[in-house]
Molecule: c-di-GMP-I riboswitch aptamer
Organism: Desulfuromonadaceae bacterium
RNA sequence: UUUCCGAAGAGGUAAACCUGGGGUAACCUGGGGACACAAAGCUGCGGAUCCUGAAUUUUCUAGGUAAAUUCAGGAUGGCCGGGUUGGCGAG
Numbered sequence: 001u002u003u004c005c006g007a008a009g010a011g012g013u014a015a016a017c018c019u020g021g022g023g024u025a026a027c028c029u030g031g032g033g034a035c036a037c038a039a040a041g042c043u044g045c046g047g048a049u050c051c052u053g054a055a056u057u058u059u060c061u062a063g064g065u066a067a068a069u070u071c072a073g074g075a076u077g078g079c080c081g082g083g084u085u086g087g088c089g090a091g
Stems, first nucleotide, its partner, number of pairs: 004091001005089002012037002017032006035078001041084003045081003048076011060063001
């Protein structure tokens, strides 16, 4: 110096839940709060999941609901992978 690893210390983030605000919704955001996290920093690039709208098909009690598929637009970076940056140093 690099890689692995994660003892200690410092610092950081903040799940559920409660609450103010925003959104049709998924969800986002301020405050409180901590389950956890060495990338739980950034990036929706690939996959996955979820939401909304439309179309098609199927089912039935024929009324729209439900399910599946397709298309369009969204959400999640604390689901997985990729890209990129990065603190400390027992071992």